[in-house]
Context: one part of a larger RNA
Molecule: large-subunit ribosomal RNA, domain II
Organism: marine metagenome
RNA sequence: GCCUACGAGUUACCCUAAUUGGCAAGGUUAAGUGAUUCAGUCACGUAGCCGGAGCGAAAGCGAGUCUUAACAGGGCGUUCAGUCAGUUGGGGUAGACGCGAAACUUGGUGAUCUACCCAUGGCCAGGGUGAAGUGUAGGUAACACUACAUGGAGGCCCGAACCAGUUCACGUUGAAAAGUGUUUGGAUGAGCUGUGGGUAGGGGUGAAAGGCCAAUCAAACUGAGAAAUAGCUCGUACUCCCCGAAAUGUUUUUAGGAACAGCGUGGGAAUUAGUUUAUCAGAGGUAGAGCUACCGAUUGGACUAGGGGGAGUCAAAUCCUACCAAAUCCAGACGAACUCCGAAUGCUGAUAAAUAUUUCCUGCAGUGAGGGUAAGGGUGCUAAGGUCCUUAUCCGAGAGGGAAAGAACCCAGACCUACUGCUAAGGUCCCUAAAUUUACGCUAAGUUGAACUAAGGAGGUUCAGUUGCUUAGACAGCCAGGAGGUUGGCUUGGAAGCAGCCAUUCCUUUAAAGAGUGCGUAACAGCUCACUGGUCGAGCGACAGAGCAUCGAUAAUAAUCGGGCAUUAAGUGUAAUACCGAAGCAUAGGAUUUGUAGUUUACUACAAGUGGUAGGGGAGCAUUCUCUGUGCGGUGAAGGCGUGCUGUGAGGCAUGUUGGAGCGCAGAGAAGCGCAGAUGUAGGC
Numbered sequence: 001g002c003c004u005a006c007g008a009g010u011u012a013c014c015c016u017a018a019u020u021g022g023c024a025a026g027g028u029u030a031a032g033u034g035a036u037u038c039a040g041u042c043a044c045g046u047a048g049c050c051g052g053a054g055c056g057a058a059a060g061c062g063a064g065u066c067u068u069a070a071c072a073g074g075g076c077g078u079u080c081a082g083u084c085a086g087u088u089g090g091g092g093u094a095g096a097c098g099c100g101a102a103a104c105u106u107g108g109u110g111a112u113c114u115a116c117c118c119a120u121g122g123c124c125a126g127g128g129u130g131a132a133g134u135g136u137a138g139g140u141a142a143c144a145c146u147a148c149a150u151g152g153a154g155g156c157c158c159g160a161a162c163c164a165g166u167u168c169a170c171g172u173u174g175a176a177a178a179g180u181g182u183u184u185g186g187a188u189g190a191g192c193u194g195u196g197g198g199u200a201g202g203g204g205u206g207a208a209a210g211g212c213c214a215a216u217c218a219a220a221c222u223g224a225g226a227a228a229u230a231g232c233u234c235g236u237a238c239u240c241c242c243c244g245a246a247a248u249g250u251u252u253u254u255a256g257g258a259a260c261a262g263c264g265u266g267g268g269a270a271u272u273a274g275u276u277u278a279u280c281a282g283a284g285g286u287a288g289a290g291c292u293a294c295c296g297a298u299u300g301g302a303c304u305a306g307g308g309g310g311a312g313u314c315a316a317a318u319c320c321u322a323c324c325a326a327a328u329c330c331a332g333a334c335g336a337a338c339u340c341c342g343a344a345u346g347c348u349g350a351u352a353a354a355u356a357u358u359u360c361c362u363g364c365a366g367u368g369a370g371g372g373u374a375a376g377g378g379u380g381c382u383a384a385g386g387u388c389c390u391u392a393u394c395c396g397a398g399a400g401g402g403a404a405a406g407a408a409c410c411c412a413g414a415c416c417u418a419c420u421g422c423u424a425a426g427g428u429c430c431c432u433a434a435a436u437u438u439a440c441g442c443u444a445a446g447u448u449g450a451a452c453u454a455a456g457g458a459g460g461u462u463c464a465g466u467u468g469c470u471u472a473g474a475c476a477g478c479c480a481g482g483a484g485g486u487u488g489g490c491u492u493g494g495a496a497g498c499a500g501c502c503a504u505u506c507c508u509u510u511a512a513a514g515a516g517u518g519c520g521u522a523a524c525a526g527c528u529c530a531c532u533g534g535u536c537g538a539g540c541g542a543c544a545g546a547g548c549a550u551c552g553a554u555a556a557u558a559a560u561c562g563g564g565c566a567u568u569a570a571g572u573g574u575a576a577u578a579c580c581g582a583a584g585c586a587u588a589g590g591a592u593u594u595g596u597a598g599u600u601u602a603c604u605a606c607a608a609g610u611g612g613u614a615g616g617g618g619a620g621c622a623u624u625c626u627c628u629g630u631g632c633g634g635u636g637a638a639g640g641c642g643u644g645c646u647g648u649g650a651g652g653c654a655u656g657u658u659g660g661a662g663c664g665c666a667g668a669g670a671a672g673c674g675c676a677g678a679u680g681u682a683g684g685c
Stems, first nucleotide, its partner, number of pairs: 001685006011094013026050003032044004054061002064076004097235002100232001104225006115199009124189001126158003129154001133150006162186003168181003201217001203213003238620006248261005262367002264364007274355009288341001289339002295335002299331004304325001306324002308321004370395010400411003415590004420586003426580003429564003435577001437576006448566002456551002460548004465543005477535005483508003488502003514529001518527002591610008621674001623671010639658008
C1' cells in the first nucleotide's frame, strides 16, 4: 500500500418551533388503589401543572393598574384558544459526533540496574627505583658529618590479570536497543570485587553531568479521580431534485474564538412597497476651474515706507544706490484641511410605462483569514504579487473556447442525448480546424512574428509641407581666372591677406577677385577658398514635421517568435470578402422544477427555468429486526461467480453455474441502519 471485518450526532429529562391526533374555556393526570381475558389491558385516583387578568418593589387595587398633588401626560395591560400526547428540527443538563494531549490530585510498588553508605569476605604475574631506621669504618672533646653495607618506604616507576573507555575504523533494518578490532589510562590504592543490609518520588543519592533511582528522569512506575479539559488538528459512511451565501459593521483578556446586525434557506402573512427607463422638481460644494472674491503660499517688473552701503571735512539737513524689502499697482502662476464659481454621476421625491420583486413574523443555518483586475484616493519612492478605503466585476463556489503552458485577462454561464447547423473571442504556410485570399502602401532591421524600454545620437528610407536657386543654364564635377595702389597703418628682430592691435576694411582695373576662408614660411614664397567665365544639360539646396527602421541595449546550466520557419511576407498599416472556431445560439428528441390555464388528483398545453462550496429544504434506495396479511423452498432457500434486461440514481428483476437449508413480497413499526480516508483498530497478502 491493497483486501476482509470493525469504526463517529446516541439515550434520558427539560425548554422551544413546526407537524399529526384527542378534547376544548377548558385540557391533563402523578404516586397509588382496584379489576381482569395478565396485555406495555381496563377503571378509579383532580395532589399537582398549564390556560382562563393584569398592574405594582410591596401593602394593595382590578379591566385596569403604576407613577403623581393631579380627573394631566406617560409605562405595562384590556380584542386575538388552550391543553395533553406521538413525530421531526433546534437549544439546555448530562462524556453528548468520534479519536487525541502535555499535565494535576490521591493510594500504592520499586535501590536484583544504578548513586552513596554499613557489615563481613576475596583479589592484585613479573620487573625496577631504593626513604627512614640499623650495622661497620672514617671523623668529632662529644655531637654533627662522610663512606660502604644492610634495610624495604611510596595515592613511586614499567607492565599482565582486573578495572576503565583515549584515538581511528567497522557496525547503524547491527552478532549487540551502546558492541567489535586497533590504540590508550589506572594497575598497593580516594584500588577492584563477592555476599548480606540501608536511604523512595518534590523524595533519595550525587568527587555535581540536572547525573542516577530496573532499556523510563527539570520530578520514576502503577491503580483510581477519569470518558480530566482541548475556543486546537484530523476524521465523520447511500442516491436524486430545488434554492444558495460570507470572508463586512459594532463590541470583546478580543484578534485563527464568540455575541448582535448584514448576506442564505424553509414556512406563513401583507400587499405594490422593490427594480429599470423617460420626464419633471429638489438638496449638495466633488471633478474641473479660478483667485483684483477671501485665506495661505508664490515669480518678475513698477512704485515706494523701513533697513544696509556710499557721498556730504565731524554731526545734521540733503543726495546717490546693478543691495534687502512691507504696503500698493501691472503681468504670471499654486493649494486635502482656499472658493467669486461649478458639472457628470450618485441620492431624495412626483408622474408614466415595463418588469417581478419587496417588506414583516417565525424555524434552521453558515460566514465574520478573502483574493485578482479596472477606475477614484490615502500611505509608500505617483516602489512592490505592498498596505488601507470607495465603486464595479470576476475567482472564491464556474466547467467550455482563446491567451504555447496559466484561479480571477478576452469570449462565454455546462439539465441529458445527437458522426446536425450558425457564430463569439481568437484565428486561416506546416505542426493545427480554416485564405500561401484580394487591393494599395511601408520595413531590410529576422526589426518583427506575445510580454523590453528611455533620455540622447544619426545625409537609413518613405511621405506631406514651408522657403530659396534654376534653360537669362542652377547644384556637383572638370578647365581657366582669382589682379593693381599695397609689404594698408601700427607694432616688431621680422609681421608682406593669414602672431597681435587699429580702421571712413578704401580706391582702381574688371566677367570676377576679401586690405582676405584655411594650410604653409623665420619673414617672403607656395597651395587653397570666397567670387567670376567656360564646359555639361535638369533639377538642386535649406528648414521644421509625420511613418517605419538604426545605435543607445547588460545576468548568471546552449539557444529559440510555442516550434519549424517566414522578406512585393507567414512582418507591418489601411480597406474588403470568404472560411474555421465554444458545453454560447439554433435544430430534433427526452427528463425535471415553478407559474398560469384547462381538466381533474395526475394528466395536457403554454411560459420561464434546471453551474455551484459552506449551508437550508424536498423526494427516495438499501440493510437487520418486529407485527399483520400473503407466498417460495432437496423437482434446490440464502450466499458466491458470470450474463442479459431495466430504473435519472441509490438500486431492481430474470437466467446459467456453484451451493446445500432456509428465504421473500405487500402494508405498518423499530434501529448497534450504508465507509476510502481519522500517521484509524485487528487479521491476511